Context: one part of a larger RNA
RNA sequence: GGCAUGUGGUGGAUGCCUUGGCGCUCAGAGGCGAUGAAGGACGUGGGUGGCUGCGAUAAGCCGCGGGGAGGAGCUAACCAUCCCUUGAUCCGCGGAUGUCCGAAUGGGGAAACCCAGCGCCGGUAUCAGGUUUUCCUGGUACCGAGCGUUAUCCCGAAAGGGAGGCGAACCCGGGGAACUGAAACAUCUCAGUACCCGGAGGAAGAGAAAUCAAACGAGAAUCCCCCAGUAGCGGCGAGCGAAAAGGGACGAGCCCAAACCGCGUAUGUGCAAGCUUGCCGGCGUUGCAUACGCGGUGUUGUGGGGCCUUACCGGAGGGAUCGGCAAGUCCCUCGGGAAGUUACAAACCGCUUUGAUAGUGGAACCGUCCUGGAAAGGCGGACCAUAGAGAGUGACAGUCUCGUACGCGAAAUCGAAGCGGCUUCCUGGGUAAGGUACCCGAGUACGGCGGGACACGUGGAACCCUGCCGGAAUCCGGGAGGACCAUCUUCCAAGGCUAAAUACUCCUGAGCGACCGAUAGUGAACCAGUACCGUGAGGGAAAGGUGAAAAGUACCCCCGCGAGGGGAGUGAAAUAGUACCUGAAACCGCAUGCCU
Repeated sequence: GGCAUGUGGUGGAUGCCUUGGCGCUCAGAGGCGAUGAAGGACGUGGGUGGCUGCGAUAAGCCGCGGGGAGGAGCUAACCAUCCCUUGAUCCGCGGAUGUCCGAAUGGGGAAACCCAGCGCCGGUAUCAGGUUUUCCUGGUACCGAGCGUUAUCCCGAAAGGGAGGCGAACCCGGGGAACUGAAACAUCUCAGUACCCGGAGGAAGAGAAAUCAAACGAGAAUCCCCCAGUAGCGGCGAGCGAAAAGGGACGAGCCCAAACCGCGUAUGUGCAAGCUUGCCGGCGUUGCAUACGCGGUGUUGUGGGGCCUUACCGGAGGGAUCGGCAAGUCCCUCGGGAAGUUACAAACCGCUUUGAUAGUGGAACCGUCCUGGAAAGGCGGACCAUAGAGAGUGACAGUCUCGUACGCGAAAUCGAAGCGGCUUCCUGGGUAAGGUACCCGAGUACGGCGGGACACGUGGAACCCUGCCGGAAUCCGGGAGGACCAUCUUCCAAGGCUAAAUACUCCUGAGCGACCGAUAGUGAACCAGUACCGUGAGGGAAAGGUGAAAAGUACCCCCGCGAGGGGAGUGAAAUAGUACCUGAAACCGCAUGCCU
């Protein structure tokens, strides 16, 4: 020096564990914000570094409920001082306070800072008046760590109201890549993806046929299955990729514009043409035209509506219509009927039921036996069960603790449903026939050029959108049926609203897992988006485990009044001693044997 065995050190693998994660299900909630949010800064405790809470009323203040014996949050003990059955701490609901920054909004600004205007209020000084002169009223100057107010934009005549910012995904719209694939690459693809911007809601969008279909018919839109990797598109390469039909989920239909009537305003015209009709009287800036606004009417494709005529049906009362009478028309009230708050108009209140936000009742076991440090294990004998889910307790507990099954419960705030109030509509209009040809969404449809979008790359390219140019028709009208034409079929564009089934989960509650178990599972089980790195955008860790209980080693000894250790003691165990469960290997010792 090597090898072997044993025994230690180092190290922190492995096993076991779990306070943390991951994925999902059901239910809830789906927003917060100028009444100042999200997020922060700085403060705040008797002694207080951090976390949590809170805001100069500062680990808190008030009220109402719950609860019932100990409390003054955690680290985390200790001291001091307090609170509490006159009900504290704690839990829930409502309220008060809520510095400064931040949309930040009086002005500024290098966020948490600086500087103002105005009106009050308070103080000091002074002046004038009153006088119940300790005072009252008013003025001026200064001070104040006091209160309020003062940003911009939009609507509105004003009063006043609204917006702004934040938020995980989902949704709609405006913009919009490249790597990549095509085994290169340019059309193409990736992909209308990523990303940027705007906007909204609990969903959004779409939506009541100018749709499909095919000679039969269907009957808004949405979502799923299928059709179907089909028909097609495609440097016919790579690749892209429908629709109808069929089956399901859900289920809902409505309102305007116009013609016509009335009223108002403005402008023009303008002196009798007019004022519903008949008669008598009366009026005449009345009538007519145009524009706008409001009310009525009206909303359709077997075309619908308006206007005119005719026929039929339709409670009571009152008023108006230039005056009176009659007819007609209009309005109001009562009665009768219907509907409604997610569209078709729109708010709120009450009652009942039910749910949420604290809680509460809740069965049944013992052993002086055995093992053990410890019984929940073994043994013996019982009991409950609408409860033998689960967790904890010194090992494995239905009957020890918390719970579980099953019941009960709210002063206050909030949600839902039903009913009623309430509101709206009809009755006040409707039906039918005939006539009339007044209306039925215009720089629109459509065409040309250039693009986009449709599964469809210009193709025979329809349909849809539109930057430029041109530019119709009103039912004897117009669109579509994949160039185009005819026949036929089908549907009414150029206005609007619309629940549900669908998408998502920052968040709350309950629960589940052939999910992880500390190099795993979130980056983060631990004071982590921390330490640290970077000018910055940004990047981004490591780090869990004594024991049942601190019982965390009194006292003695060595030592530097160390570190560390030896006794003693605790404990079942200390090779469980806080560098603490187990404690592998590399690596380093010691002892013994063998070899050289």